[in-house]
Context: one part of a larger RNA
């Protein structure tokens, strides 16, 4: 020096565990904010570092409920001083207070700071305290707005990598991203729609039709609709004609025009005005009132087991019992239906929130006639240039926009994929509209052939922390004594650290560098080889 075995050290794998995650399900909630939010700074306890709570009324104040014996939040014990059956602490509801910054709003500003004006109160005064003072809309008023927020929505803008095995049309993709705005959903929505010779009957979403018809350097790829089956279901209001009232301008005997309010009226087998006639019932209702009922925010009751035995410890084993609308789950010194918390079941609210039934009110009619009037104009339509439609200019309809031209009025107008005829169908150029659909920052309950500390969130632990970066930004590591601290009094060595005894404990090779304690690696002892 090597090998083997043994015993240790180091190390922190493995096993077990879970305080945290993760994916869902069912409900709820779907907003907060000038009555100052979200988020912070600084304070605040007898002493107080951090966290939590709170705000100069500062781990709190008041009231109303619940609970019922202890309490003065956590790390975190001890000290000190107190509170509580005249009901504390704690839990729920409603209020009060709420520094400074922050939309930040009196002015400024390098956030948490600096500097004012006016009015009031107190004071001899210096000064102190209280209130008000931003901007925009719309006026020295009232009211509103602003800012924040995970995803979902609509709209205005809008890539590239990539694919096409290169690349330019094309694709990726109207995606990512930027911006605006809104809601609990949003959008869409009551046919100028489809269909096809029968007809359907708003919109939205799902399944299908169908990877079909098509589009396509006919490449890569893109990709419908009709129809069918489901979810849900709801339809309405204006403009105009006409009537009435009052106003303004021209004109002023008459009249013409404009705009206002009320009535009227709202559609395509045309409808309405106008004229004539009937009804005012039934029914519907998305509006207003109304508040029944249920639910949420604290809680309450809640069955039934003992003995022996092993053990440090019984819930294990054995024996004999009991309850069960309760044998879900968790805890308790090992594995508990009957020990504890609970569970099934049954109850419960002063206050706030929610649900919104009955009921009341409001609103919502019909027939015939005539062909005088009305029925959405720089609109439809055409040309040109773009965009959207599955459709890349194509035979390219349809829809939207820029520019140019520019109708008709029911004997009217649009569509049926160039265009024309016939036929069919619908009524544009105004508006509103629940439900079915999308999503989950958040609350409650529950679930998992989900993870179990290099996993699972980046974060089980004081983590978006420490740390890095000028900054935008990047971003960790780190869980486990024991049933209970019983956390080792006392003695000894040592400066201490540390160790040896003693003691605790079932165990101390469980001693806080603490469960288990693998391997690499390092020693010691013994044996063998060199």
């Nucleotide at each position: 020096g090597g090998c083997a075995c043994a015993u240790g050290g180091u190390g922190g794998a493995u096993g077990c565990c879970u305080a945290g995650g993760u994916a869902g399900c069912a409900a709820g909630a779907g907003g907060c904010g000038a009555u100052g939010a979200a988020g912070g700074a600084c304070g605040u306890a007898g002493g107080a570092g951090c966290c939590u709570g709170c705000g100069a009324a500062a781990a709190g104040c008041u009231c109303c409920g619940g609970c019922g014996a202890g309490c003065u939040g956590g790390c975190a014990a001890g000290c000190g001083a107190g509170c509580g059956c005249u009901g504390a602490c704690c839990c729920g509801g409603a209020g009060a207070u709420g520094u400074c910054c922050g939309a930040a709003u009196g002015g400024g500003g390098a956030a948490a700071c600096c500097c004012g004006a006016c009015g009031g109160u107190g004071g001899u005064a210096a000064c102190a305290c209280c209130g008000u003072c931003a901007c925009u809309g719309u006026a020295u008023u009232a009211c509103a707005g602003a800012g924040c927020c995970a995803a979902c929505g609509c709209a205005g803008g809008g890539a590239a990598c990539u694919g096409a095995a290169a690349c330019a049309u094309c694709u990726a993709a109207g995606u990512a991203c930027c911006u605006g705005c809104a809601g609990g959903a949003a959008a869409g929505g009551a046919a100028a729609u489809c269909a096809a010779a029968u007809g359907a009957g708003a919109c939205u979403c799902c399944c299908u039709c169908a990877g079909u018809a098509g589009c396509g350097g006919c490449g890569a790829g893109c990709g419908a609709a009709c129809g069918g089956g489901g979810a849900a279901g709801a339809g309405c209001c204006c403009a105009a004609a006409c009537c009435a009232c009052g106003c303004c301008a021209g004109g002023u005997u008459u009249c013409u025009g404009g705009g206002g309010u009320g009535g009227g009226g709202u559609u395509g087998u045309a409808g309405g005005a106008c004229g004539a006639c009937c009804a005012u019932c039934a029914g519907a209702u998305a509006c207003a009132g109304g508040g029944a009922u249920g639910g949420c925010u604290a809680g309450c009751a809640g069955a039934a087991g003992c003995a022996c035995u092993u053990g440090g410890g019984a819930a294990g084993g054995u024996g004999c019992a009991g309850c069960a609308u309760a044998g879900a789950g968790g805890g308790u010194g090992a594995u508990a239906c009957u020990c504890c918390c609970g569970u099934a079941u049954g109850c419960g609210a002063a206050a706030g929130c929610u649900u919104g039934a009955a009921c009341u009110g409001g609103u919502c009619g019909g027939u015939c006639g005539u062909a005088u009037c009305c029925u959405g104009a720089g609109u439809a339509c055409c040309c040109u240039c773009g965009g959207g439609c599955a459709c890349g200019g194509g035979a390219a309809a349809c829809c939207c926009g820029g520019g140019g031209g520019g109708a008709a009025u029911c004997u009217g107008g649009g569509g049926g994929g160039a265009c024309c005829a016939u036929c069919c169908u619908c009524c544009a150029a105004g508006g509103c509209u629940a439900a079915g659909u999308a999503c989950u920052c958040c609350u409650u309950g529950c679930u998992g052939a989900c993870c179990g500390a290099u996993a699972g969130u980046g974060a089980a632990c004081c983590a978006g922390u420490a740390c890095c970066g000028u900054g935008a930004g990047g971003g960790a590591a780190a869980g486990g004594u024991g049933a209970a601290a019983a956390g080792a009094a006392c003695c000894c060595c040592g400066a201490g650290a540390g160790g040896g005894g003693a003691g605790u404990g079932a165990a101390a090779u469980a001693g806080c560098a603490c469960c288990u304690g693998a391997a690499a690696c390092c020693a010691u002892g013994u044996g063998c080889c060199u």
Large-subunit ribosomal RNA, domain I from uncultured delta proteobacterium HF0010_01J10, 530 nucleotides, folded computationally. RNAcentral holds the full RNA, with entries from SILVA. Lineage of the source: Bacteria > delta/epsilon subdivisions > Deltaproteobacteria.